[in-house]
Context: one part of a larger RNA
RNA sequence: CCUGGGACCCCCGACGGGGCGAGAAGUCCCUAUGGAGUUUCACAGCAGCCUGUCGUUGCGGGGGGCGGGGGUGCAGAGCGUAGGUGGGAGCGUUGAAGCGGGGUCUCCGGGCCCCGUGGAUGCGGCCCUGGAACACCACCCACUCUCCGCCCCUCCGCUUACCCGCCCACAGGGGCGGGGACAGCGGCAGGCGGGCUGUUUGGCUGGGGCGGCACACCCCUGAAAAGAUAUCGGGGGUGCCCAAAGCUCGGCUCAGGCGGGUCAGAAAUCCGCCGUAGAGUGCAAGGGCAAAAGCCGGGCUGACUGGGCCCUUGAACGCAAGGGGCCCAGGCGGGAAACCGGGGCCUAGAGAACGCUCGUGCCCCCACCAGUGGGGGCCGGGCAUGACAGAAAAAUUACCCUAGGAGUAACCGGCUCGUCGCGGGUGAGAGUCCCCAUCGACCCCGCGGUUUGGUACCCAGACGUCGUCUCUUCCCAUCCUGGCGGUGCAGUAGCCGCCAAGGGUGGGGCUGCCCGCCCAUUAAAGGGGAACGUGAGAUGGGUUCAGACCGUCGCGAGACAGGUCGGUCUCUACCUGUCGGGGG
Numbered sequence: 001c002c003u004g005g006g007a008c009c010c011c012c013g014a015c016g017g018g019g020c021g022a023g024a025a026g027u028c029c030c031u032a033u034g035g036a037g038u039u040u041c042a043c044a045g046c047a048g049c050c051u052g053u054c055g056u057u058g059c060g061g062g063g064g065g066c067g068g069g070g071g072u073g074c075a076g077a078g079c080g081u082a083g084g085u086g087g088g089a090g091c092g093u094u095g096a097a098g099c100g101g102g103g104u105c106u107c108c109g110g111g112c113c114c115c116g117u118g119g120a121u122g123c124g125g126c127c128c129u130g131g132a133a134c135a136c137c138a139c140c141c142a143c144u145c146u147c148c149g150c151c152c153c154u155c156c157g158c159u160u161a162c163c164c165g166c167c168c169a170c171a172g173g174g175g176c177g178g179g180g181a182c183a184g185c186g187g188c189a190g191g192c193g194g195g196c197u198g199u200u201u202g203g204c205u206g207g208g209g210c211g212g213c214a215c216a217c218c219c220c221u222g223a224a225a226a227g228a229u230a231u232c233g234g235g236g237g238u239g240c241c242c243a244a245a246g247c248u249c250g251g252c253u254c255a256g257g258c259g260g261g262u263c264a265g266a267a268a269u270c271c272g273c274c275g276u277a278g279a280g281u282g283c284a285a286g287g288g289c290a291a292a293a294g295c296c297g298g299g300c301u302g303a304c305u306g307g308g309c310c311c312u313u314g315a316a317c318g319c320a321a322g323g324g325g326c327c328c329a330g331g332c333g334g335g336a337a338a339c340c341g342g343g344g345c346c347u348a349g350a351g352a353a354c355g356c357u358c359g360u361g362c363c364c365c366c367a368c369c370a371g372u373g374g375g376g377g378c379c380g381g382g383c384a385u386g387a388c389a390g391a392a393a394a395a396u397u398a399c400c401c402u403a404g405g406a407g408u409a410a411c412c413g414g415c416u417c418g419u420c421g422c423g424g425g426u427g428a429g430a431g432u433c434c435c436c437a438u439c440g441a442c443c444c445c446g447c448g449g450u451u452u453g454g455u456a457c458c459c460a461g462a463c464g465u466c467g468u469c470u471c472u473u474c475c476c477a478u479c480c481u482g483g484c485g486g487u488g489c490a491g492u493a494g495c496c497g498c499c500a501a502g503g504g505u506g507g508g509g510c511u512g513c514c515c516g517c518c519c520a521u522u523a524a525a526g527g528g529g530a531a532c533g534u535g536a537g538a539u540g541g542g543u544u545c546a547g548a549c550c551g552u553c554g555c556g557a558g559a560c561a562g563g564u565c566g567g568u569c570u571c572u573a574c575c576u577g578u579c580g581g582g583g584g
Base pairs, nucleotide, nucleotide: 008584009583010582011581012580013579014578015577017576018575019574021571022570029405030404031403032402034401035400036397037396038395039394042199043198044197045196046195048192049191050190051189052188053187054186055185056184058158059157060156061155062154063153064152065150066149067148069145070144071143072142073141080134083140084139085138086137087136090123091122098117099116100115101114102113103112104111105110162179163178164177165176166175167174168173202215203213204212211232216238217237218236219235220234221233239388240282241344242343246300247299248298249297250296251295252294254278256274257273258272259271260270280289281288283349285347286346287345304330305329306328307327308326309325310324311323312322332341333340334339355383356382357381358380359379361378362377363376364375365374366373367372413457414455415454416453418452420448421447422446423445424444425443429439430438466541467539468538469537471533472530473529474528475527476526479504480503481502482499483498484497485496486495487494507519508518509517510516547565548564549563550562551560552559553558
């Protein structure tokens, strides 16, 4: 130097594996004391409608009611027509008795009223009778009549308010017809009232929902020998009860066992002995308690008033209600007294401001001031907020919106490996006999990470999710092919095991399907991984938006791992990767 091969550098074309490629602060899910649309037997209002009443709004008549007025009220006895009660010694010229006429009522005896006349030993009382005594006055009861007044209801009529229609006229209006004190309008009151308005629709939570309440309080355990200490940790309770089941004083001793004893028995009441609590203590549990804290009896009301302090509860400190304890003062109870007693042997049994209501005896204000009335404050009790340190409160959204979140779900991945798959130990028992040719229960030990769960570790300013198509590669726990071994292998054909991943593992029907079932073949029609390989490759049947139908649920708006029809799949490749080409 030539030829061949490899690596490398630059450029061009192509393809889309990666750059959790680009695009849009995820539309799914949750969160926010964020919205909005819609619904309703959510809460609170409004329009509208209904009803009543007052005003506008007048006249007349009938019926009913109330008031006034008039009349009436008779057992018998009694001069006789006594409604009841009270007053009463007077009444009467403001005109008695009598007479005449009329009216009215009637128990037919008579009563009352009006007019005229009349002009005063006329009436009453006393007496008699009687339950009651008459004149006269007052009030009241019942029945009845109607001149008058008022109110309400109802019915009828009228026309002048008011309303409507038509006609005429247009500087005020007029006429006709109809309705008519109704309607309409205004005020007040009650009812209905998603038609409309404004809102709310809690929290905890191995995502949220459903369920539950571990949302207030008590006991044991968890809790790791002071105190404190969590989970939807384990086991249980409280929301009362008692006027004695409270206080004190005194007395007593329980459960049970043994022995004895009429009916009497395992068990009734009685006696004796033993008996540290094995009983009881209103109710959970723990602690406590024996001349008691248990049981019985006596007397009582301290289950008292006022105040102070301490502890507890409370997410640094501080802080409410509630709970517990100690002390002081007052005045009590029991006891001989010491002393005990501020409810219950102790630890659960509970509630603020505002409002309503009740109690108490002081203070203040207003009115009146003789009495008295109204309002407020202080102190205490009750009524409830259990989501229990107290809002007055239902749903729905696939028509949805906003802010955030991998503090939190659905897919992938990680961890785990109950479930799933594969293997092993042991060897009961099958296999005629014989554990191991081949199977193999119980129990035990592993491996895998193709199933399904658990978890909540990455991603919510987006990692596109089933199946199919396409294409490449890897694994072996091997379906066929190849090589071996065993056999309950004569042979053929099988069954079991070992090596082996080189090659192969096909076609069709149903279904969106993976899967599975089926058809005919085949040497065989193996199983899996690669973000359940593969949507900047395709598809879009399924799933998973907006439309609609059915069933079911819901009062409804709407909802349904129920069904059904329909339904936009963006991107010109920068880097890397790969293929092909050119140059060096």